A computed fold for a 543-nucleotide part of an RNA from an uncultured prokaryote, annotated as small-subunit ribosomal RNA, 5' domain. The RNAcentral record of the full RNA draws on ENA.
Context: one part of a larger RNA
RNA sequence: GAUUGAACGCUGGCGGCAGGCUUAACACAUGCAAGUCGAGCGGAAACGGCAUAGGCAAUCCCUUCGGGGUGCGCUUAUGGACGUCGAGCGGCGGACGGGUGAGUAAUGCCUGGGAAUCUGCCUGGUAGUGGGGGAUAACUUGCCGAAAGGUAAGCUAAUACCGCGUACGACAGUAGGAAAAGAUGGCCUCUUCUUGAAAGCUAUUGUCAUCAGAUGAGUCCGCGUCCCAUUAGCUAGUUGGGGGGGUAAUGGCCCACCAAGGCUACGAUGGGUAGCUGGUCUGAGAGGAUGAUCAGUCACACUGGAACUGAGACACGGUCCAGACUCCUACGGGAGGCAGCAGUGGGGAAUUUUGCGCAAUGGGCGAAAGCCUGACGCAGCAACGCCGCGUGAGGGAUGAAGGUUUUAGGAUCGUAAACCUCUGUCAGAAGGGAAGAACCACCUAUAGGAUAAUACUCUGUAGGCUUGACGGUACCUUCAAAGGAAGCACCGGCUAACUCCGUGCCAGCAGCCGCGGUAAUACGGAGGGUGCAAGCGUUGUUC
Numbered sequence: 001g002a003u004u005g006a007a008c009g010c011u012g013g014c015g016g017c018a019g020g021c022u023u024a025a026c027a028c029a030u031g032c033a034a035g036u037c038g039a040g041c042g043g044a045a046a047c048g049g050c051a052u053a054g055g056c057a058a059u060c061c062c063u064u065c066g067g068g069g070u071g072c073g074c075u076u077a078u079g080g081a082c083g084u085c086g087a088g089c090g091g092c093g094g095a096c097g098g099g100u101g102a103g104u105a106a107u108g109c110c111u112g113g114g115a116a117u118c119u120g121c122c123u124g125g126u127a128g129u130g131g132g133g134g135a136u137a138a139c140u141u142g143c144c145g146a147a148a149g150g151u152a153a154g155c156u157a158a159u160a161c162c163g164c165g166u167a168c169g170a171c172a173g174u175a176g177g178a179a180a181a182g183a184u185g186g187c188c189u190c191u192u193c194u195u196g197a198a199a200g201c202u203a204u205u206g207u208c209a210u211c212a213g214a215u216g217a218g219u220c221c222g223c224g225u226c227c228c229a230u231u232a233g234c235u236a237g238u239u240g241g242g243g244g245g246g247u248a249a250u251g252g253c254c255c256a257c258c259a260a261g262g263c264u265a266c267g268a269u270g271g272g273u274a275g276c277u278g279g280u281c282u283g284a285g286a287g288g289a290u291g292a293u294c295a296g297u298c299a300c301a302c303u304g305g306a307a308c309u310g311a312g313a314c315a316c317g318g319u320c321c322a323g324a325c326u327c328c329u330a331c332g333g334g335a336g337g338c339a340g341c342a343g344u345g346g347g348g349a350a351u352u353u354u355g356c357g358c359a360a361u362g363g364g365c366g367a368a369a370g371c372c373u374g375a376c377g378c379a380g381c382a383a384c385g386c387c388g389c390g391u392g393a394g395g396g397a398u399g400a401a402g403g404u405u406u407u408a409g410g411a412u413c414g415u416a417a418a419c420c421u422c423u424g425u426c427a428g429a430a431g432g433g434a435a436g437a438a439c440c441a442c443c444u445a446u447a448g449g450a451u452a453a454u455a456c457u458c459u460g461u462a463g464g465c466u467u468g469a470c471g472g473u474a475c476c477u478u479c480a481a482a483g484g485a486a487g488c489a490c491c492g493g494c495u496a497a498c499u500c501c502g503u504g505c506c507a508g509c510a511g512c513c514g515c516g517g518u519a520a521u522a523c524g525g526a527g528g529g530u531g532c533a534a535g536c537g538u539u540g541u542u543c
Stems, first nucleotide, its partner, number of pairs: 001543002004540001006539005013389005020381001021347001026345003030342003035092003040089002043085002047083002050079007060069003099300003108225002111222004117217002122213005128207002130164001132162002139154006182205006191198003226272003233263003238260004243255003275297004279290004302323005325336004353379001355378003361375001362373004392422004402413004426484001428479005436470001442464008487532005492513003498527005508515002
């Protein structure tokens, strides 16, 4: 000099962009952060609409004035399942996204390769989707329990579950083994009953098998990857073999047997420290330091262990066991896991709101509408950083008053102020007011596919309609007004900037040299000056 996720002191006008627990991987109140599908299913606890029945009943009509009819509207019950939907069965997703860096010195990362593998959703090809069966939740009725919850009997459905039939190719190879599921919309050309439906046809979508692709993942190998030798020897599943088990897959991964090997001064083993990388900071470079934000990757989810489900986990907001801690309890037993977003206590020099919205981008589910999304987009807080702007401009010498100083004449603050003439950035007030919106869906038109078909439907094109958290924000115009907006450090040398007073080796200063013992440009104050400037200094970090 540069640098910073900074902190502290003094000071503080505005805006844009970016970043904001580096410490206790300490403990957590409260709310939210993963759901969705009724176009898989049985259904109906809510709500709306509809139908039927009953009650009250406006209005109108008739009236023998007793009443009768009509029935807007309100309400009750039932139905159905039209919209819709609590709970349930079932499917897909909860393995992504988000957080943290404890562990890990190599089961990691980086880079370049390999063969013995798997891959839901997605894309392309081929061939199918036949015919049956038995259950079970929800529900009902009991029982146990304070609760969490459990248990028994009975009923029912499916794209839930299970046989049978069929099998190209591939696998495997004597034999032989393995599938499936339907749903929604439309139509009567053909058959049957003839309002129209059923079988059927048709469109879309699903499902099963298989071959490829894409994507993702598992696994192996070479090189590289901190300090200590005041760590010198380490190792029995240890090293290798043929055999077996296990896995999606290679392999002591595991097992019995056999052999006695394997690593090491080119640093094994042990100890300490640490996530790694792209990058970042510095430097002319070589190098050194570092790994916040962003991106890739690994590991972890109260601590330790384990498996289940699944294409994928040994699973942050799943399960089981053990432990510590917290809470509830009827003392028998239960519940919990913020290293998600906010927020609280604690620790600390130190780090923000219990905000708004799904409008955009992205994700999950769904045919879609849509629902969910503390991812994300925004806003709030703090000069924490970088960048930009302002705090006025021109004129103005009786060189005013006043301060300081003085050789008492003067010098200086100083064109500085006052005063005159202007301007209007920012802040303030008023008015106008965006882009970010492209879609999707729906409607209309049109071309094509399919079809018996001008239904329905699919694909494309054009037009219309609709959607904004930020936000009445950015921006623009007008109004008024110099009005509301400057500090901090330093002035002995290094190092730009000097005098007076006070103090008297005291009080104090100090980065180094060093100042201070009666005229201190070095301490404290004042005037003046110098440097930076909404900041300036100090301290810490790195080069």